[in-house]
The RNA shown here (small-subunit ribosomal RNA) has 1448 nucleotides and comes from a metagenome. The prediction has a mean pLDDT of 83. RNAcentral holds the sequence, with entries from SILVA.

């Protein structure tokens, strides 16, 4: 003011009930102002701040504190205003002037002063330096308001006065709270931040504040602070705590809890008890909104929400029921403080997704060895429960208070009111939740990551250094437990897992709890500040050290013992703990400090010897070079070998002489001085140090030693001298692909003096300086002593020093050990993976080089020590092999032959390449045969199994086409078991399934078998013992062997597999054996030496047995050895020859084309036949081999002697034919009987006469013969002819060491024939040479180096090129920050003027935010070029290092 009610009174209409409007009073609601009190609490965040801001513990005698407690004392009396309302201007709006009216617990005089301040006296107590309290008096100054409740007597009409209660005011006084303000100590990084400060450090006086104080000011002074880290830059809210860890310790400050600061950013004040105030004012700035463009708003880091950033964080929700806060007396009102719901597996904890039975171990899937296993009692079935969820029906604790009422105490004059009890009623957001009851039906509810290790837990399939994996190691290139996928299987479980971060593990920053001789670490060296540590005794103190109390050490947290929600998780009582700082007592060994002594550390002093210790000056010889002369002549002088160079203009050589410069030979020496660098001729001066004796003197004077300062090889660089010989750069000659090197001729800075800078080294004993303590041996340097001697030397001791080798103990090892790397102690210096880097920048030094002090980004799973095994060396030693050397033949030149490469083809199949090349192939015309071409076949040429079908069926004589295969036909025409039979089965055949088949891949998926080193002599092992260990010992060593053979001696003793023996042939001999073999004697025969008979000596056959062992002598050797040399004997001598035998192992060596097999791969074809080609192709190359080039030969003639084989689809005699090859023919022989078959070289006679031949024989013609279905392509052989290269082989490079080489011929295998000269055997004739191991090769032992371990064909440097990265420099550009001066200067405090009753306004000074010029610092960012870095399967040049790395 304003709406509605109630009651009263006026009006107006109505006759009146009534309606209506106005006015009072009271009631209740609403706005809006005055006045109090709150808004400084609470709730938010973490800019900012390295600070008394936290923490902790102290002081305020330097101080304040509203509301609340206790105590006293007061609360008289007056006045003048404004807001609100009403009006007028004005503004577009916030809003602003202006006029009148009015109230208070608002405001303002005046009493009064318990008291209280100041000031002065007096007296008492205390303490801390200024003092600070108490009582007592004088004096000045100083207050205040009213609201409500109830009421007897008295007064007043009344209101009221009055009287009591409450709440509220005013002074004070002591307490509580809360706070200011100051102090100890405590808690981040960085020195590439070393000097920082003018109100800065005091003092005097003043102002100012609630208080001290440079807080402000005016003046004196010139201080203050810092290596125990000032100033400065980066970061950062502290804390109780939380996280982890045995702890100590590290990190880290979310929830909760104290403190702090900040509220859009910066500045400032007012009110106030408290702000310099989050939702207060005022200024400026920066964003945003309204605007009528003139002016105005506004601040979520309150609670929700919105946007935007971003890998990511929630509902614009309910209640003030309860806890708390603020207002009021109180009902009560405010409270996004809180109490509650929601979201969100975020985290923690609890529960369920089912339980028992239930084998045909279904099924689907896996997997397979194919018999089977796994999923699995899982599941299906069968009985049960009913948690959660779901329906349904009850239904909560948190609630006692305030407060109303009723009764009862107390206070009172009072039954008022107040207090207090006792009873009754009032109040629940969360919640129709929690919880409880009922119903239904196994019903609705399991994922995720892992399975190569580390980690618990396996297989198939798919892919094939591809897709991918991966936390480290590291998986994939065709048999992937690692990729993907699938079945199993493991481990967690409403949740797995990934990523991010802390701390553990990491004794890996080491306090607990580390090191530095070689792993990463000792400063180059001494002096010597400042720190640290310090020898004996006593006295004092009590700072450190120990103890005893008290007081704090908030609360939660953490631990423990109970309680309380069904359990937990959570929550709640108690206890411990909070290792801390303070305070008072107390001990006094030790440390520390004071004092007073001591000699043993430490110095001084006397007297003595050593020393390449320093400095200056002075000499002095050899030598090299130059220069002068004399002799003398052609080289010289350098090399791996030469040049370049010097010389006939007279070198080198060699004699006299003289110039100059640098070094100082012999002595010399793990000898000797110095602090290190580092000193070497002699002599003089002048100097330092160290050691031995003497025990005289001082009385701890010490040890170390950041910073600082001296000294510091060479090489350098300044200025001047000096320069003989050496020598960078440089020229020249060699070397070599090159050679800017090594190697040679020159040769100039340098070296050398003097003065001056550099300050660095493998400056190393890779060992810091000091002083203790701990068994020895044995040298050397210098001293003292002793004993001995005439003196000595030698020899004892003992010191100092410098060596060796070693105890205990150290040490990863190797080594160290009284000169410690051993056991202690004190000092300093230094490490913390490798690279990037001792490098950038920054800073200090320097005349420049340069130096010192130093990061990061990046990048990589290593770098590195020792020491072990091996392997390897342009390392060593000691051995051995036809490995060289001496020999002898050969290839390599020629022809052919043959095999391999290449090139050719349709196709020339394939495989082998030191260890493949006359290899597989011991026979390529077809076939072989795997290749090409072209015709055919499709359960197949060949096995096995089911199924069905089949009697004119298997089979088949012909026929037809064809080049065959093959396809089409086809007269004849069967069989076998059981059954009486029917008939069934079996063969065959055909149709289809299963399958066959594959000289296709893969020897890098493999068995077997082989080669190779290599028939070298080595490869292991058990026990032992040593060694942390890997390994070592043995097995290495002295000797000897063909030998790890064999002795000897050793911590080894032994054993296996190699060697060697045993085995075969072959060499004497013996004995049996006697045909088919022999014929010695004897008979018979014959022309005969021929034949038979007897015979088995003999030869021989082929069995047994012997013999050969260094057994025996002599020597030699270190040995009573093992061995070796000679020698005897014997058929043989030192393993008698040949040969079979091939250790542990390497070589991914060969072979999937011998067979075998895993895995892929092909299935009318990469299978199977069949013609025909090819494997035989020829500009070329190489391997192996044969014939040759002649005369030691060739041609011709005769003659003589083996041995081992073969032989029936065979060997084939004698005869005969052919010139031959061969025919014809057929005795004889399954063989010591008969055939192949004549051995040939040799030897005997003859010719040839050095020639392309009387060598050679290639080609090439023409006739023949054989095998063969068949000799064109593509066969051997045979007359005849022809008669080519070639006259002994370049560089090279093969085999052999004796019955071998060389050289002749003979059988055989495979075979039809044959390409064979090739292979594999047999005999014949028969050398030469070996001085020896220096050198090639290849292997064994030892040993030493290694940065090799795929092992030297190794490993691995630098430049250059290409890509990629991160980073340094720069002409600048742009930023952030901050300091110095200087304009300009807003609010505001504060002084001053004016003005006024008083305040305000004004006005002006001083400060002062923001700005603004200039001009410096410090830090980002980017920037053309440019500079190193680092990275990258297969680029380029070289070969720097590792072995002597080829020049250590």
């Nucleotide at each position: 003011u304003u709406a509605u009610c109630a009651u009263c009174g006026g009006g107006u209409a109505g006759c009146a009930a009534u309606a209506u409007u106005c006015g009072a009073u009271g009631g209740u609601g609403a706005g809006a102002g005055u006045g109090g009190c709150g808004c400084a609490a609470g709730g938010g965040u973490g800019c900012g701040u390295a600070a008394c801001a936290c923490g902790u513990g102290g002081g305020u005698a330097a101080u304040u504190u509203g509301c609340c407690g206790u105590g006293a004392a007061g609360u008289c009396u007056g006045g003048a205003a404004u807001a609100a309302c009403u009006u007028g201007c004005u503004g577009a709006a916030a809003g602003g002037c202006g006029a009148g009216c009015u109230a208070a617990u608002a405001c303002c005089g005046g009493a009064u002063g318990u008291g209280a301040u100041u000031a002065c006296c007096a007296g008492g107590a205390g303490g801390c330096a200024u003092c600070u309290u108490c009582u007592g008096g004088u004096a000045c100054u100083u207050a205040a308001a009213g609201u409500u409740g109830g009421g007897g007597a008295c007064c007043g009409c009344a209101a009221g006065g009055c009287c009591u209660g409450a709440c509220a005011c005013u002074u004070c006084u002591c307490g509580a709270u809360a706070a200011g303000c100051c102090c100890g100590c405590g808690g981040c990084c960085u020195a590439u931040c070393a000097g920082c400060u003018a109100g800065u450090u005091g003092g005097u006086g003043a102002g100012g504040u609630a208080a001290c104080g440079g807080c402000u000011c005016a003046c004196c002074a010139a201080g203050g602070c810092u290596a125990a880290g000032a100033c400065g830059g980066g970061u950062a809210g502290c804390u109780g705590g939380u996280c982890u860890g045995a702890g100590a310790g590290g990190a880290c400050g979310a929830c909760c809890a104290g403190c702090c600061a900040c509220a859009c950013u910066g500045g400032a004040a007012c009110u106030g008890a408290g702000a310099c105030a989050c939702g207060g004012u005022c200024c400026a700035g920066a964003c945003a909104c309204c605007u009528a463009c003139g002016g105005g708003u506004g601040g979520c880091a309150g609670c929700a929400g919105u946007c935007g950033a971003g890998a990511a964080u929630u509902u614009u929700u309910c209640u003030c029921a309860a806890u708390g806060g603020g207002g009021g007396a109180a009902a009560c009102c405010c409270u996004g403080a809180a109490g509650g719901a929601g979201c969100g597996a975020c985290g923690c904890c609890g529960c369920g997704u089912g339980g028992g039975g239930g084998a045909u171990g279904a099924a689907u899937g896996g997997c397979u060895u194919c018999g089977g296993c796994c999923c699995g009692u899982a599941a299906a079935c069968c009985c049960c429960u009913g948690u959660c969820a779901u329906u349904u029906g009850c239904g909560a604790u948190c609630a006692a208070a305030c407060c109303u009422u009723a009764c009862g105490a107390c206070c009172u004059a009072a039954c008022a009111c107040g207090u207090c009890g006792u009873g009754a009623g009032c109040u629940g957001a969360u919640a129709g939740u929690a919880g409880c009851g009922g119903a239904a039906g196994a019903g609705g509810a399991a994922g995720g990551g892992a399975c190569g290790g580390c980690u618990a837990a396996c297989u198939c399939u798919g892919c094939g250094c591809c897709a991918g994996c991966a936390g480290c190691c590291g998986c994939g290139g065709u048999a992937a437990u690692a990729c993907a996928g699938a079945g199993g299987u493991c481990c967690c479980a409403a949740g797995c897992g990934u990523u991010g971060u802390u701390c553990g593990g990491a004794u890996u920053c080491a306090c607990u709890g580390g090191g530095c001789g070689u792993a990463a670490a000792g400063g180059g060296u001494g002096c010597g500040u400042a720190g640290g540590c310090g020898g004996u005794c006593g006295g004092g103190u009590a700072a450190g050290u120990c103890u005893g109390a008290c007081a704090u050490g908030a609360a939660a947290u953490c631990u423990u013992c109970a309680a309380g929600c069904u359990c937990a998780a959570c929550u709640u009582g108690g206890a411990a703990a909070c290792u801390g700082c303070g305070u008072c007592g107390g001990a006094u060994a030790c440390u520390a400090u004071u004092c007073g002594g001591c000699u043993g550390g430490a110095g001084g002093a006397a007297u003595g010897g050593a020393g390449g210790g320093g400095a200056g000056a002075c000499u002095g010889g050899a030598a090299u070079a130059c220069u002068u002369g004399g002799u003398g002549u052609a080289g010289c002088a350098g090399u791996g070998g030469a040049a370049u160079g010097c010389g006939u203009a007279g070198a080198u050589a060699u004699c006299a002489a003289g110039u100059g410069g640098a070094a100082c030979a012999c002595c010399a020496g793990u000898g000797g001085c110095g602090a290190a660098g580092g000193c070497g001729a002699g002599u003089c001066u002048c100097u330092g140090g160290a050691c031995a004796u003497u025990u005289c003197c001082u009385g701890a004077c010490g040890c170390u030693g950041a910073g600082g300062c001296a000294c510091g090889a060479a090489a350098g660089c300044c200025a001047g001298g000096g320069g003989a010989g050496c020598a960078a750069a440089c020229g020249g000659g060699a070397u070599u692909a090159g050679a800017u090197a090594c190697c040679c001729c020159g040769g100039u800075a340098g070296u050398c003096c003097u003065g001056g800078c550099c300050c660095u080294a493998a400056a190393c004993g890779g060992u810091g300086c000091a002083c203790g303590u701990u068994u020895g041996c044995u040298g050397u340097a210098a001293g003292a002593g002793g004993a001995a001697u005439c003196g000595a030397c030698c020899c004892c001791u003992u010191u100092u020093g410098u060596g060796g080798c070693g105890a205990a103990g150290c040490u990863a090892a190797c080594g160290c050990g009284u000169u410690a790397a051993a056991c202690g102690u004190g000092c300093c210096g230094c490490c913390u993976g490798g690279g990037a880097a001792g490098u950038a920048c920054g800073g200090c030094c320097g005349c420049a080089a340069g130096g010192u002090u130093a990061a990061a980004a990046c990048u990589c799973a290593a770098a590195g020590a020792a020491a072990u095994u091996g392997a390897c060396g342009g390392g060593g030693g000691c051995c051995u092999g036809c490995a060289c050397a001496a020999g002898c033949g050969g290839u390599g030149g020629a022809g052919u032959a043959u095999g391999u490469g290449g090139c050719u083809u349709a196709a020339u199949u394939c495989g082998a390449u030191c260890a493949a090349c006359g290899c597989g192939a011991a026979g390529a015309a077809c076939c072989u045969u795997a290749c090409c071409u072209g015709g055919c076949c499709u359960u197949g040429a060949c096995a096995u199994g089911c199924a069905c079908a089949u009697a004119g069926u298997a089979g088949a004589a012909g026929g037809g086409u064809g080049a065959a295969a093959g396809c089409c036909u086809g007269a004849c025409g069967a069989g076998g078991u059981a059954g009486c039979g029917a008939u069934a089965c079996c063969a065959g055949u055909g149709u289809g399934c299963a399958c066959a088949g594959g000289u296709g891949c893969u020897g890098c998926a493999u068995g077997g078998c082989u080669g190779u080193c290599g028939u070298c002599a080595g490869c292991u092992c058990g026990u032992g013992u040593c060694g942390u260990g890997a390994g070592a010992u043995g097995u290495u060593g002295g000797g000897u062997u063909a030998a790890g053979u064999c002795c000897c001696g050793c911590a080894a003793c032994g054993a296996g597999c190699g060697c060697a023996a045993c085995c075969c042939c072959u060499g004497u001999g013996u004995c049996c054996u006697g045909u088919u073999g022999c014929c010695a004697c004897c008979c018979c025969u014959u022309a005969a030496c021929u034949g038979g008979g007897a015979g088995c000596a003999c030869u021989c056959u082929g069995g047994a047995c012997u013999g050969a062992c260094u057994g025996c002598c002599u020597c030699g050797c270190u040995u009573c050895a093992a061995c070796g040399a000679g020698g005897a004997g014997g058929a043989a001598g030192g393993u008698g020859u040949g040969g079979a035998u091939g250790a542990c192992g390497u070589c991914a060596a060969g072979u999937c084309a011998g067979u075998a097999u895993g895995g892929c791969c092909c299935u009318u074809a990469c299978g199977g036949c069949c013609a025909g080609g090819g494997c035989u192709g020829c500009a070329c190359a190489c391997g192996u081999a044969c014939u040759a080039c002649a005369a030691u030969g060739c041609c011709c003639g005769g003659c003589a002697c083996a041995a081992a084989g073969g032989g029936a689809a065979g060997c084939a005699a004698g005869a005969c034919c052919g010139u031959c090859a061969g025919g014809u023919g057929g005795a004889g022989c399954a063989a010591a009987u008969c055939c192949c078959a004549g051995a040939a070289a040799a030897c005997c006679g003859g010719g040839c006469c050095c020639a392309g031949u009387u060598c050679a024989g290639a080609u090439u013609g023409u006739c023949g013969u054989c095998u063969g279905c068949a000799a064109c392509u593509c066969g051997a052989c045979g007359g005849c002819a022809u008669g080519a290269a070639g006259c002994u082989g370049g560089a090279a490079u093969c085999g052999c060491u004796a019955g071998u080489a060389a050289u002749g011929g003979c059988g055989c295998a495979u075979c039809a024939g044959c390409u064979a000269c090739g292979g594999c055997g047999c005999c014949g004739u028969g050398a030469a040479u070996a001085c020896g191991u220096u050198c090639c090769c290849a292997g064994g032992c030892c040993u030493u180096g290694u940065a090799c371990a795929c092992a030297c064909c190794g490993c691995c440097c630098g430049u250059c090129a290409c890509a990629u990265c991160a980073u340094g420099a720069a002409a600048g550009c742009c930023g952030c920050u901050u300091g110095u001066a200087c304009c300009c200067g807003a609010a505001g405090u504060c002084g001053c003027c004016c003005c006024u009753u008083a305040a305000a306004a004004g006005g002006u000074g001083c400060c002062g935010a923001a700005g603004g010029u200039a001009u410096g610092g410090g830090u980002g960012g980017u920037g053309a070029u440019u500079g190193g870095g680092a990275u990258g399967a297969a680029g380029u040049c070289g070969g720097a290092a590792c072995a002597a790395g080829g020049u250590a």